Predicted 3D model of a 480-nucleotide part of an RNA (small-subunit ribosomal RNA, 3' major domain) from an uncultured bacterium. Rfam family: Bacterial small subunit ribosomal RNA.
[in-house]
Context: one part of a larger RNA
RNA sequence: UGACGGGGACCCGCACAAGCGGUGGAACAUGUGGUUUAAUUCGAAGCAACGCGAAGAACCUUACCAGGGCUUGACAUCUAACAAACCUUUGUGAAAGCAGAGGGUGCUCUUCGGAGAAUGUUAAGACAGGUGGUGCACGGUUGUCGUCAGCUCGUGUCGUGAGAUGUUGGGUUAAGUCCCGCAACGAGCGCAACCCUCGUCGUUAGUUGGUACUAUCGGUAUACUUAUAGUAACCUCUCUAGCGAGACUGCCGGUGAUAAACCGGAGGAAGGUGAGGACGACGUCAAAUCAUCAUGCCCCUUAUGCUCUGGGCUACACACGUGUUACAAUGGCCGGUACAAUGAGCCGCCAACUCGCGAGAGUGAGCAAAUCUCUAAAAGCCGGUCUCAGUUCGGAUUGCAGUCUGCAACUCGACUGCAUGAAGUCGGAAUCGCUAGUAAACGCAGAUCAGCACGCUGCGUUGAAUACGUUCCCGGGUCU
Numbered sequence: 001u002g003a004c005g006g007g008g009a010c011c012c013g014c015a016c017a018a019g020c021g022g023u024g025g026a027a028c029a030u031g032u033g034g035u036u037u038a039a040u041u042c043g044a045a046g047c048a049a050c051g052c053g054a055a056g057a058a059c060c061u062u063a064c065c066a067g068g069g070c071u072u073g074a075c076a077u078c079u080a081a082c083a084a085a086c087c088u089u090u091g092u093g094a095a096a097g098c099a100g101a102g103g104g105u106g107c108u109c110u111u112c113g114g115a116g117a118a119u120g121u122u123a124a125g126a127c128a129g130g131u132g133g134u135g136c137a138c139g140g141u142u143g144u145c146g147u148c149a150g151c152u153c154g155u156g157u158c159g160u161g162a163g164a165u166g167u168u169g170g171g172u173u174a175a176g177u178c179c180c181g182c183a184a185c186g187a188g189c190g191c192a193a194c195c196c197u198c199g200u201c202g203u204u205a206g207u208u209g210g211u212a213c214u215a216u217c218g219g220u221a222u223a224c225u226u227a228u229a230g231u232a233a234c235c236u237c238u239c240u241a242g243c244g245a246g247a248c249u250g251c252c253g254g255u256g257a258u259a260a261a262c263c264g265g266a267g268g269a270a271g272g273u274g275a276g277g278a279c280g281a282c283g284u285c286a287a288a289u290c291a292u293c294a295u296g297c298c299c300c301u302u303a304u305g306c307u308c309u310g311g312g313c314u315a316c317a318c319a320c321g322u323g324u325u326a327c328a329a330u331g332g333c334c335g336g337u338a339c340a341a342u343g344a345g346c347c348g349c350c351a352a353c354u355c356g357c358g359a360g361a362g363u364g365a366g367c368a369a370a371u372c373u374c375u376a377a378a379a380g381c382c383g384g385u386c387u388c389a390g391u392u393c394g395g396a397u398u399g400c401a402g403u404c405u406g407c408a409a410c411u412c413g414a415c416u417g418c419a420u421g422a423a424g425u426c427g428g429a430a431u432c433g434c435u436a437g438u439a440a441a442c443g444c445a446g447a448u449c450a451g452c453a454c455g456c457u458g459c460g461u462u463g464a465a466u467a468c469g470u471u472c473c474c475g476g477g478u479c480u
Base pairs, nucleotide, nucleotide: 007480008479009478010477011476012475013474015470016469019434020433021432022431023430026325027324028323029322030321031320032319033318034316035315042053043052064311065310066309067308068307069306070305073127077126078125079123080122081121082120083119086103087102088101089100090099091098092097107116108115109114129300130299132298133297134296139293140289141288142287143285145283150189151188152187153186154185155184156165157164158163169180170179171178195277196276197275198274200245201244202243203242204241205240206239209235210234211233212231213230214229215228216227218225219224248271251265252264253263254262255261327427331386332385333384334383335382336381337380343374344373345372348367349366353362354361355360393424398419399418400417401416402415403414404413440462441461442460443459444458445457446456
């Protein structure tokens, strides 16, 4: 000077408390450990590994294993020789490949001899190649403490010096935020603001959006209304998307040291950081990553490189993490009926119609989309039924029959129908999330993607309870 203390003082955080919903028990999904295996490729390891890299392992991916092959090589540059490239085809083979047969002559320049570009084959080597090792040799990137309020510097002063001061103190704040004081005076990186989205208003613009009118078909109380087409009549409203205004403790009262600020109020769509996002200081953990990439050194070079077929990454006594579905009546089932937002679409989204119980199939309009399609939102509401039971709860498992994608669903896909109908009656010790349009519940879309989502990332709909307080648990900050 730091760090630590079951030392002290002050302060903060879903840290506790107050509440709501879960996990831990069940079945299944998924990741991990372990075990097994020819192989179950590799990495990640308390918080900060474990639905993580992986936004999608049937082949491919793929790095692993078994077997079949190649050795200047699948890929790059250089040299030489030959041949245009390329197309068709036979045998063998699991394929890769190996061994053949046939067709075929282009482009640019030309002194018509040839030369060149591109491509292929062969030969020899220089070399290629390596998801081989080392993240404790590195770059870059990332996690974490932590969006915590801190971390420093110049000059001056003090101290023999390490260092101190500033940055401590009195108040205040979400904040080293601001005010006052002070041997300090200033400054930098952080905080805040500047950026994006949402909430109010104005303005500009008016199609594919909105409103109005007319016609037709239909429903019908002849009042009204759905759909379609037209009129371009309008842009008031909704909406779309550019610009601008608006919130600053600005105004009033009180408290305070006449300060900073705090409390209350007015006006206002919004009030004291309006809500959310992006943004992560100096540093810590030899934290993570040599398997995104890049790279030093080491190692392999007829193999630790390359290629193909099949298998494996999907195994299963067991253990843990994260989820999904439930155990029911605030519910299940049946019928009717209402209201979104974000998004995506041409190798695509696919209306309407027909067939099928259905997954789907056939046919076929529109749309490169404010126009058409995905698109049915679901919980909700109305009516009926079930009447507390392992049930009309729950849906695992299994049998049979199918659909779709794809060369190909055996290992190992998703979905459908019929049948089957397991555990489970709210979960021990323990433990997690959340303070408002939040939790909880409900569905929808997207990326990846031929196919495959209970995961992930977004979107809206319904919409709570509680916070006395800071003694205690955990983490953090300041002084001592």